This is a predicted structure of a 76-nucleotide RNA (c-di-GMP-I riboswitch aptamer) from uncultured Desulfococcus sp. Rfam family: c-di-GMP-I riboswitch aptamer. Its family is annotated with cyclic-di-GMP binding in the Gene Ontology. Taxonomically the source falls in Desulfococcus (Bacteria, Pseudomonadati, Thermodesulfobacteriota, Desulfobacterales). The sequence was found by an Rfam model in a public genome assembly.
[in-house]
C1' cells in the first nucleotide's frame, strides 16, 4: 500500500429543544444543547415521506432506505 472486519486512544460530528435570521412553505444558516453515530462526510442517481399549487411545474430531507465518492485510527 489494498481489502474486510472490527477494537482502542485521543478526538471528530451532532437529535430534540430554545434564541435570532431567511424562506410562501417543507426546511436552511448561526449560537447553545445532546439523543445518537464508526462515515451522522459529500452528492438529490433511485425508491419514501414532506411543501406549494387545481394540476403541471418547481423545492424540502444525505441523521430514512438502497447506491455512488472520498477520508480517519487500533488490531488480525
Nucleotide at each position: 500500500g489494498g481489502c474486510c472486519a472490527u477494537u482502542u486512544u485521543c478526538g471528530c460530528c451532532a437529535a430534540a429543544c430554545c434564541u435570532g435570521c431567511c424562506g410562501c412553505g417543507a426546511g436552511g444558516c448561526a449560537g447553545g444543547g445532546a439523543c445518537g453515530g464508526a462515515a451522522a462526510g459529500c452528492c438529490a442517481c433511485g425508491g419514501g415521506u414532506c411543501u406549494u399549487g387545481c394540476a403541471a411545474c418547481a423545492g424540502a430531507c444525505a441523521g430514512c432506505c438502497g447506491g455512488g465518492c472520498u477520508g480517519c485510527u487500533u488490531g488480525a